[in-house]
Context: one part of a larger RNA
RNA sequence: CGCAGGAAAUUUGAGAGGAGCUGUCCUUAGUACGAGAGGACCGGGAUGGACGUACCGCUGGUGUACCAGUUGUUCCGCCAGGAGCACCGCUGGGUAGCCAAGUACGGACGGGAUAAGCGCUGAAAGCAUCUAAGCGUGAAGCCCCCCUCAAGAUGAGAUUUCCCAAUCCGUAAGACCCCUGGUAGACGACCAGGUUGAUAGGUUCGGGGUGGAAGCGCAGCAAUGCGUGCAGCUGACGAAUACUAAUCGGUCGAGGG
Numbered sequence: 001c002g003c004a005g006g007a008a009a010u011u012u013g014a015g016a017g018g019a020g021c022u023g024u025c026c027u028u029a030g031u032a033c034g035a036g037a038g039g040a041c042c043g044g045g046a047u048g049g050a051c052g053u054a055c056c057g058c059u060g061g062u063g064u065a066c067c068a069g070u071u072g073u074u075c076c077g078c079c080a081g082g083a084g085c086a087c088c089g090c091u092g093g094g095u096a097g098c099c100a101a102g103u104a105c106g107g108a109c110g111g112g113a114u115a116a117g118c119g120c121u122g123a124a125a126g127c128a129u130c131u132a133a134g135c136g137u138g139a140a141g142c143c144c145c146c147c148u149c150a151a152g153a154u155g156a157g158a159u160u161u162c163c164c165a166a167u168c169c170g171u172a173a174g175a176c177c178c179c180u181g182g183u184a185g186a187c188g189a190c191c192a193g194g195u196u197g198a199u200a201g202g203u204u205c206g207g208g209g210u211g212g213a214a215g216c217g218c219a220g221c222a223a224u225g226c227g228u229g230c231a232g233c234u235g236a237c238g239a240a241u242a243c244u245a246a247u248c249g250g251u252c253g254a255g256g257g
Base pairs, nucleotide, nucleotide: 001152005163006162007161008160009159010158011157015149016148017147018146021049022048023047024046025045026044027043033038051106052105053104054103055102059100060099061098062097066093067092068091069090070089071086072085073084074083075082076081110144111143112142117137118136119135120134174252175251176250177249178194179193180192181191182190199245200244201243202241203240204239205238206237208234209233210232215228216227217226218225219224
């Protein structure tokens, strides 16, 4: 921009893409078959491999604004306590998020038309013949069924609801700009919100993490240990709470023959 008014929402599915794999074991059954050796079809069940999708409750990885320990050095006048630098200085852990080695699920079932093949009926050709007319059966393959996208499918579809108007200006339903953000994200977009408000920050209370703070007291010559005290600190997680910021505003937007 189009879809012959303007909007909001819910959809149909032409079409396109994806998926499509397979082992072993048990049973049927040591049955059918076979002199024996051996050893099934069909059917039922169990459990794997590889691959794919989703997720983070579990097991773990990462986790550079979380916690603790610790070396050297500089500084905060000194002690104590800290800060900077040294690969995040090194080391031990670790929330959210992301992730796999973790967890769950998938290939199916079924239907239709067929290939080779196997048949029924059956002439030409009194017989025979699956074929010439006709009718079946038959595959991991084809078309559906399953998953995803999808009306620019210009063939532009459908349904529900809202708004009304005649020229200009300005408006309606509605939308955007702008702002706070994230289940979204390169930017747009998408989604949640904008005071009639819990959108983010802060605060409070939790969760999770770390692992017992500082100060003081006690014990010890001291290093250190113990008590106060499952302490102190704590990024992303949950809830509550308008304290802070989403202020005030602006723009677009309706019927042709």
RNAcentral holds the full RNA, with entries from Rfam. Large-subunit ribosomal RNA, domain VI from Paenibacillus darwinianus, 257 nucleotides, folded computationally. NCBI's taxonomy places the organism under Bacteria, Bacilli, Caryophanales, Paenibacillaceae, Paenibacillus.